[in-house]
Molecule: Group I catalytic intron
Organism: Sphingomonadales bacterium UBA7471
RNA sequence: CAACGGACUUAGACCAAUCUUGAGUGCUCGCGGGGAAACCCGCGAUGCAGAACUGCUCAAAUUCGGGGAAACCUUUCAACUGGCAAUCCCGAGCCAAGCCGCAGCGCGAAAGCGCUACGGAAGGUGUAGAGACUAGACGGGCAGCACCUAACCCACGGCUUGCCGUGGCACGGUGAAGGGAUAGUCCAGACUCCAAACGCCCUUUCGGG
Numbered sequence: 001c002a003a004c005g006g007a008c009u010u011a012g013a014c015c016a017a018u019c020u021u022g023a024g025u026g027c028u029c030g031c032g033g034g035g036a037a038a039c040c041c042g043c044g045a046u047g048c049a050g051a052a053c054u055g056c057u058c059a060a061a062u063u064c065g066g067g068g069a070a071a072c073c074u075u076u077c078a079a080c081u082g083g084c085a086a087u088c089c090c091g092a093g094c095c096a097a098g099c100c101g102c103a104g105c106g107c108g109a110a111a112g113c114g115c116u117a118c119g120g121a122a123g124g125u126g127u128a129g130a131g132a133c134u135a136g137a138c139g140g141g142c143a144g145c146a147c148c149u150a151a152c153c154c155a156c157g158g159c160u161u162g163c164c165g166u167g168g169c170a171c172g173g174u175g176a177a178g179g180g181a182u183a184g185u186c187c188a189g190a191c192u193c194c195a196a197a198c199g200c201c202c203u204u205u206c207g208g209g
Stems, first nucleotide, its partner, number of pairs: 008024004025049003028045007053144006063092006072083002093125003099120003103116005129187001131186005145175004153168007192209003196205002
C1' cells in the first nucleotide's frame, strides 16, 4: 500500500441471526474509603461499545477433595424440586523462568560469578465438550514506549527562618475483560443411517458412514 474479515467478551433461547435475557469488562455519573496529586478500592445507577502500546524471555505443575451459581428448560395458579450451565471460589499437594532468604560445592587475589538443595512471596495448577498433544498470548518474568501527576529532592525567589510561591525531576500511576482449553491437531459425546454381539427381558456393549 492492497484485499478480505470483525465491531467488547461469553452463555442461552431447536439451526441461524439482529434485538432481547443472564454473567463479566470498560467509558460516564453518584456515594463511601485510601492518597499530596495522578489515580486506586468498594457499592450503586443508566446509557453506550469510540479507545485500550511494543520487544525479549518462560512452558513446568497439569493431582486428590469440597462449596456456590443467574437467565433458560422441566413442573406449577405461583412456587419447591430437578436439568443444563456462562461462571465465582476454598482446602491439601505440586510448579517453568524471574524475585526474596538460607546452606553446600566449584571458580576467583578480591569484589563477585556459576551450579545445586531447602524454605518463602506473588502468580499458576486444581477450573475443557470426558480427555491427549503442540504452539503462543489476553498468562508469568524483564525491559522499553506513550500519556498523567509531582511527594521526596534540586534550582530560583520571598519573608514572619521554617514555611510559602514558581520551575524541573518518578522511585508514584494509566495503557479493560476473555485461557473454566485461546489458536490448532486429535478424540469423546449427541443425532441419524447401515450392520452386529450378549441376554429370558430390561439395562448394556460394539464396527462402519